A computed fold for a 1469-nucleotide RNA from an uncultured prokaryote, annotated as small-subunit ribosomal RNA.
[in-house]
């Protein structure tokens, strides 16, 4: 000290989540010892037992058990009786003293209850210390006995007497212990009172009647309304009263760097409380945990008459929970009652027990040890890794075991003794000393020592990021994982499992809390223009703040002393446990509060001046500022006349609407409301909201200018007041136009909307509500400071050249920009700079400005304003694509100009669908459909039926036999069996070897089976469209600009020019091949100009000039010229030239895109099949056939059909071929061959064209489909299913709906040649030549592409994205007739105990007495107060409720398309 998570990335704002630290913990998995600590957080629920407060005999009566000696007596020789309550000793009672401490618990309280500082009107048993005294008489109550009564507890009654002897015993004084009375003073403990601090809620704002003061009494230990009379009306309250929720406070604990926050388990302070509630009694002290009364619940006894109890004291028990221990041992030690003291009694306390619940410590071995062992994982098969790890060897023995030894906690207190003190004493007591005999729960105690062996002792998370640590294998969006992102739909490092690894470690992981990180409530140390946040504007309380100078003062401040701020803890510095933890001692701190002393610079406070903030007096000036009156024209509408005559009016187009009853159009008068063109301006004035014709009155405000005067009179503003667009909302008016609601026409799939025709409410006055707008500069209001330039409006002042002049100076205002700030974009003296005063507001998104409640309002409605749920994001600026029914430039057969087709027919051919046993498989917008397929009749063939084969039709290996191999007969569809013959090969180092074919048994062969969304290659599209990028520099916090954009140009990012850019690289071009023109070389198969021969054919001699053929050259480059351009690049035009401006064409496709296409060309990763999903062979299919659909052929015809004649290419192909003359056949063809591996020979007559004849506009002499009949070819073979070819047949078609395709010239079109595949089969495909057109005005529009722009809520990118209804399932809330609970006011009612008064009735030891009785008390009554309870009527909360309201959240439902681009009517409040 961060870190992950919103984007395609980027910065920022924002929540959400994690790493830390801690726990009285819980749960899961595992556990070896020790020491130290903790151990019912929930039901202040209810408890069985058993202990937890006694104790004194030296207060007393007195003796029920217990013992001890001893004596006498009787006998059943160990027992009972008695001396004799004599003795130790003691139950039951009396009395003292203590049960008010100790020990539990947090229910109640928001309080003088706690914490801290003070304070004055009090008590204090025991104990110190000191003063005085303690004397005599009577009586009662317990005990006891006697009787009675009760089940039991409990209560209740009566008695205690006379005489004699005899012992004891009995006054005064004294002395010493312990007590006792009463006074004083200390300590110690309580009581009271006050300052100041103590949770949340205003959806609780007002509360109080003994309340708030006073006089008088009373009462109390004690001030005091505490309480009563009587008198005043006080008292608290926004500095938060009252009320309502919740909670014991504190020291301290945990977290934090600290301020903080969160908590009050274990110790300690202190309060409260003891089964609920209520009362008092004794007492020094209680309104009392193990006392007492009384209601009440509850649980128990019971003879049913009546009694009994209170673990929130220790164990314990149910029981409730996720969870918390033993009915232990002992008072040896501390401490505590009680006692003269021995000592008793103590569940206080001290030990033990149970539990890894926590914090500390220790151990589970150490050392060697490489054949890197088997083994396990994995693997590229070679290896790697668990791994010195194991094994082996050699050592050690803490801790557990076993066995010996063995501290300290013990100080005392008893006897016995001597010594001083008290004292009238050599009793006593008391203090030292010294001898004795003794006290230990823990305890088999810490601790030492000895044995004996590595022996008895290691898990548990996690391993995608965040976060330390990786691979196999299983699964296949299935199971499942997850703190947050998220992983899993068949190669999962994120599930399971495994093998490594990484962490911590007798614990280790998870869940819950807290703090922390979070500066994310920001005092330290946050913000509000767009992100969540400025109140709509202003007066103006309270409060907060405040200019200058003088003394004064000491409240705040500053600085010293003192008190105090418990101990314990934190911290330092030491000591004790072998060491930590733990204990201990000292020390610091305890930031606090209080009292005194000083001080007087800042704030305050009172005095006292001051003028610079403010304000006021006087001239003047601008102005739609405000009210309110009157006035004015244009224009619109209607009304009323005139003229006039068919359409007006509207729209994208139309309608509805108006109009022959006379309309629109014009001219004329009239009414009548509303607004007030031009001026008009980022103009002016107001606080805002607003205001605009013009005159009048009234009337607020600013501004300048210059002097006078008050003298801080300021500034902000929580509540409060007021003012406050539109639209509403009463009440009366008025109503031209305009126009919600409605109504009709359009529009549309619909159209409750845009658009048109009408049209009520409103819009307009006047009174009066409302009180909210994106009321915005989305910017609060006030002053102060901090570079400018340039306008804008209204005012002074100064200079002169008097001007539309110059020049300062203070008000408003707009646009721009420097520092600075800011996420950025901006903002920039009118600040969103730089400090300051004060108020408002904000704290993820949705639920929501929503519900409830309360205020205000007639209503609408406003206002103030949540929660539950839910999601892991919601936003802001800015970047880059991308996309727009956004713009701006450009291009292209893209449109348009033309010309020719398709979509009609028939037919081919491919595709869908459909059919079947198959009708194999793949291709699917453009970029699939005459496509893989350059050619299914078997074959191909992958598909179907029947049928056979299983190391296999192929490859490689071992093993063994065998030459291969050929021929024959039969069964069968066949594949192949079965017989039976022939046949003995090549090299050789004589061992063998190699090729070939049968056999076996495995390793493995196959696979056109799947995954093109696992690849490789290849290909295809945008797109031959110009354009895609990098280095450095440079800008920006960053994504990323920039270069590449601007201004020309170009087919082009093509070039120049500009420029924070310089440069470069793939594309462009070009280099390459074809072609067009000339040179040149060469001339055989090809060519012949001139010679000569000819059989008249370049046929020959010969030529090399032309053609051609193929090497090799030249030529074309904006090079010349003119113009335009910006002196540039270029364009336009010319010359010249075969070619002119990239000459034609081709091959050539940049970064990328479309998970485009191929596993079926081939490779190839997984997966699957292996007598089958391989492998063979017959025979079917791929050719079917109500339909669609592409692409093609041939037509419809006269620019033609036909039938004669007779003319011209280029390319190619040819030996299992191509095949000439010649002969048959009408004819496919057949004989049969020359010639030719081809510049020779052959396919091979090119056809369209000419030219000559017919035909004469019809279903034809068009058109050729279908169909019968006969035949040729190839093929083992043409049923299913070729081709041709003669002879009949003559079908549909008379130029083709809506849409739609190609093409810019040797180019459409039109004609035919040929080729490749192939036995044979093109109307496909390539490729060749032949004839050979029209048009282009242009760039609106359609498609598509490129630059640059602007918007974007898009980024899987517009096939985006996304809203709101209804339907359905879960959720949770709110209303609701109501129901049932809590608490709680008011006004009654009731009145137990008990206290206090009163007293008529009874009763009564002490004291008085005059004996009569009387003071005084008890009992009853009664009165007051009051607990439980009841009643009525409220206020709050809970729970719950037919039904119902929205709201969240779900996978792929339905309807539509509102929002994001101009979102297709801009959008929003």
């Nucleotide at each position: 000290a961060g870190a992950g998570u919103u984007u395609g990335a980027u910065c920022a704002u924002g929540g959400c989540u994690c790493a830390g630290a801690u726990u009285g913990a819980a749960c899961g998995c595992u556990g070896g010892c020790g020491g130290u600590a903790g151990g019912c957080u929930u039901a202040a629920c209810a408890c069985a037992u058993g202990c937890a407060a006694g104790u004194c005999g030296a207060g007393c009566g007195g003796a029920a058990a217990c013992g001890a000696a001893g004596g006498u007596a009787g006998c059943u020789u160990g027992c009972u009786a008695c001396c004799a309550g004599g003795c130790g000793u003691c139950g039951a009672g009396c009395g003292g003293c203590g049960g008010a401490c100790g020990g539990g618990u947090g229910a109640g309280u928001a309080a003088c209850g706690c914490g801290u500082g003070g304070g004055a009107a009090u008590u204090u048993g025991c104990c110190u210390a000191g003063u005085a005294g303690u004397g005599g008489g009577g009586g009662a109550u317990a005990g006891c006995c006697c009787g009675g009564a009760g089940a039991a507890a409990a209560g209740g009654u009566g008695g205690c007497c006379u005489c004699u002897c005899c012992u004891u015993g009995g006054a005064a004084g004294c002395u010493a212990u312990c007590g006792c009375u009463a006074c004083u003073a200390g300590a110690u403990a309580a009581g009271c009172c006050c300052g100041c601090g103590u949770u949340g809620g205003a959806u609780u704002a007002g509360c109080u009647u003994g309340u708030u003061g006073g006089u008088g009494a009373g009462g109390u230990a004690a001030a005091g309304g505490c309480u009563c009379a009587c008198c005043a009306a006080g008292g608290c309250g926004a500095c938060g009263a009252u009320c309502c929720a919740u909670a014991g406070c504190u020291g301290g604990u945990c977290u934090g760097a600290g301020a903080g926050g969160a908590u009050g388990a274990u110790c300690a302070g202190c309060c409260a409380c003891a089964c609920u509630g209520g009362a008092a009694c004794u007492g020094a002290g209680a309104c009392a945990c193990g006392g007492u009364c009384c209601a009440g619940a509850c649980u128990c006894c019971u003879a049913c008459g009546g009694g009994a109890g209170g673990c929130a004291g220790c164990a314990g028990u149910g029981g409730g929970g996720a969870a918390u221990a033993u009915u232990g041992c002992a008072c040896a030690a501390u401490g505590g009652g009680c006692g003269c003291a021995a000592g008793c009694c103590u569940g206080a306390u001290g030990c033990a027990g149970c539990c890894a619940u926590a914090c500390c410590g220790c151990g589970u071995g150490u050392g060697u040890g490489a054949a890197g062992a088997a083994g396990g994982c994995u693997c590229u098969a070679g290896g790697g890794u668990c791994g010195u790890a194991a094994a082996g060897c050699a050592c050690u023995u803490u801790a557990a075991g076993c066995a010996g030894g063995g501290a300290g906690g013990a100080a005392g207190g008893c006897c016995u003794a001597a010594u001083g003190g008290u004292u009238a004493a050599u009793a006593u007591c008391c203090a030292u000393u010294a001898g004795g005999a003794u006290u230990g729960a823990c305890g088999u105690u810490a601790c030492c020592u000895g044995c004996a062996g590595a022996a008895u002792a290691a898990g548990c998370a996690c391993c995608g990021g965040c976060u330390a640590a990786c691979u196999c294998c299983g699964u296949g969006c299935c199971a499942g994982c997850a703190g947050c992102c998220g992983c899993g739909g068949u190669a999962a490092u994120a599930c399971g499992g495994a093998g490594g690894g990484u962490g911590c470690a007798a614990g280790c992981g998870u869940u819950a809390a807290u703090c922390g990180g979070a500066a994310u409530u920001a005092c330290u140390g946050g913000g509000c223009g767009u992100a969540a946040a400025g109140c709509g504007c202003g007066c103006g309380u309270a409060g907060g703040c405040g200019g200058u100078u003088u003394g004064u003062u000491a409240a705040g401040c500053u600085a010293g002393a003192u008190g105090u701020g418990a101990a314990a803890g934190c911290c330092c510095c030491g000591g004790g446990c072998u060491c930590a933890a733990c204990c201990u001692g000292g020390g610091a701190a305890c930031u606090g509060c209080a009292u005194u002393u000083a001080g007087a610079a800042c704030u305050g406070g009172a005095a006292g001046g001051c003028u610079a903030g403010a304000g006021u007096a006087u001239g003047g000036u601008a102005g739609a500022g405000g009210a309110g009156u009157g006035u004015g024209g244009a224009a619109u509408u209607u009304c009323a006349g005139g003229u006039g005559u068919a359409g007006c009016g509207g729209u994208g187009a139309a309608a509805u609407g108006c109009g022959u009853a006379g309309a629109g159009a014009u001219c004329u008068g009239a009414a009548g409301g509303a607004a007030c063109a031009c001026c008009a301006g980022u103009g002016g004035c107001g606080a805002a909201g607003g205001c605009g014709a013009c005159u009048g009155u009234c009337u607020g405000g600013a501004c300048c200018a210059a002097u006078a005067c008050u003298g801080a009179c300021g500034c902000u503003g929580a509540g409060g007041c007021g003012c406050g667009a539109a639209a509403g909302c009463g009440u009366g008016g008025g109503g031209a136009g305009c126009a919600a609601a409605c109504a009709g026409g359009a529009u549309u799939a619909g159209a409750u909307a845009c658009c048109c025709u009408g049209g009520c409410a409103g819009u307009c006055c006047a009174c009066g509500c409302c009180g909210u707008a994106a009321a915005c500069g989305a910017u609060g209001u006030c002053a102060a400071c901090u570079a400018g330039c340039c306008g804008u409006u209204g005012g002074g002042a100064g200079c002169c050249u008097u001007g539309a002049g110059c020049c300062g100076u203070g008000g408003c205002u707009u646009u721009c920009g420097g520092a600075g700030c800011u996420a950025a974009c901006g903002c920039g003296u009118u600040a969103a700079g730089u400090a300051g005063a004060c108020c408002g507001c904000c704290u993820g998104g949705g639920g929501a400005g929503u519900a409830c409640g309360g205020u205000c309002g007639c209503a609408a409605g406003a206002u103030u304003a949540a929660a539950a749920c839910u999601c892991a994001a919601a936003u802001g600026a800015a970047u880059u694509g991308a996309c727009g029914g956004g713009g701006g430039c450009c291009c292209g057969c893209a449109c348009a100009a033309g010309c020719g087709g398709u979509g009609g027919a028939g037919c081919a051919u491919g595709u869908g669908g459909u059919u079947u046993a198959a009708u194999u498989c793949g291709a699917u917008g453009c970029a699939a459909c005459g496509c893989g397929a350059a050619g299914a009749a078997c074959c191909u063939u992958a598909c179907c039926a029947a049928u056979c084969c299983u190391u296999g039709a192929c490859a490689u290996c071992c093993a063994g036999a065998g030459a291969a191999u050929c021929c024959u007969u039969u069964a069968g569809a066949g594949a192949c069996g079965c017989c039976g013959g022939a046949g003995u090969g090549c090299c050789u180092u004589c061992g063998g070897g190699a090729a070939c074919u049968g056999u076996a048994a495995g390793a493995c062969a196959g696979g056109u089976g799947c995954u093109g969304c696992a690849u490789g290659g290849c290909u295809g599209u945008c797109g031959u469209c110009a354009g895609c990028u990098c280095g450095u520099g440079u800008u920006g916090u960053g994504a990323a600009a920039u270069g590449u954009u601007g201004g020309g140009u170009u087919a082009a990012g093509u070039c120049c020019c500009g420029u924070a850019a310089c440069g470069a690289g793939c594309g462009c071009a070009a280099c390459c091949c074809c072609u067009a023109u000339c040179c040149u070389u060469a001339g055989u198969u090809a060519c012949c100009a001139g010679c000569g021969g000819u059989u008249c054919g370049g046929c020959c001699g010969g030529g090399a000039a032309c053609u051609c053929u193929a090497g090799g050259g030249a030529g074309a480059c904006u090079g010349c010229c003119g113009g335009u351009g910006a002196c540039a690049a270029a364009c336009c035009g010319g010359a010249g030239g075969a070619a002119g401006g990239u000459g034609g064409g081709g091959a050539c496709g940049a970064c990328g895109u479309c998970a485009a296409g191929u596993c079926a060309u081939c490779a190839u990763g997984g997966c699957c099949c292996u007598u089958a999903c391989g492998g063979g062979a017959u025979g079917g299919g791929c050719u079917a056939c109500a339909c669609a659909c592409g692409u093609g052929c041939u037509a419809c015809a006269a620019u033609g059909g036909c039938a004669g004649g007779g003319a011209c290419a280029g390319a190619g192909g040819g030996c299992a071929g191509c095949a000439a003359u010649a002969c048959c056949g009408c004819g496919a063809g057949g004989u049969g061959g020359a010639g030719c591996g081809a510049a020779u020979c052959c396919c091979a007559c090119a056809a369209a064209g000419c030219u000559u004849g017919u035909c004469g506009u019809a279903g034809u002499c068009c058109g050729g489909a279908u169909u019968g009949g006969a035949g040729u070819c190839u093929g083992c073979a043409a049923c299913u299913c070729g081709a041709c070819u003669c002879c009949a047949u003559g079908a549909a078609g008379u130029c083709g709906g809506a849409a739609u395709c190609g093409c810019u010239a040797g180019u459409a079109a039109u004609c035919g040649u040929a080729g490749a595949u192939c036995a044979g089969a093109a109307u496909g495909c390539u490729a060749c030549g032949g004839u050979g057109a029209a048009u282009a005005c242009g760039u609106u529009c359609c498609c598509g592409g490129g630059c640059c722009u602007u918007g974007u809520a898009c980024a899987c990118a517009c096939c985006g994205c996304c809203c709101g209804u209804c339907a359905c399932a879960c959720c949770a809330u709110g209303g609701g007739a109501g129901u049932g609970g809590g608490u709680u006011g008011c006004a009654a009612a009731a009145g137990a105990a008990g206290u206090a008064a009163g007293u008529a009735g009874c009763u009564u030891a002490a004291c008085c007495u005059u004996c009569g009785g009387g003071a005084g008390g008890g009992c009853g009554c009664u009165u007051a107060c009051c607990a439980c309870u009841u009643u009525g009527u409220g206020a709050u909360u809970c729970a719950u409720g037919a039904c119902u309201g929205g709201g969240g959240u779900g996978a792929a439902g339905u309807c539509g398309u509102a929002a994001c681009a101009a979102g297709g009517u801009a959008g929003a409040c």
Background:
Its mean pLDDT, the model's own confidence on a scale to 100, is 84. Its Rfam family is "Bacterial small subunit ribosomal RNA".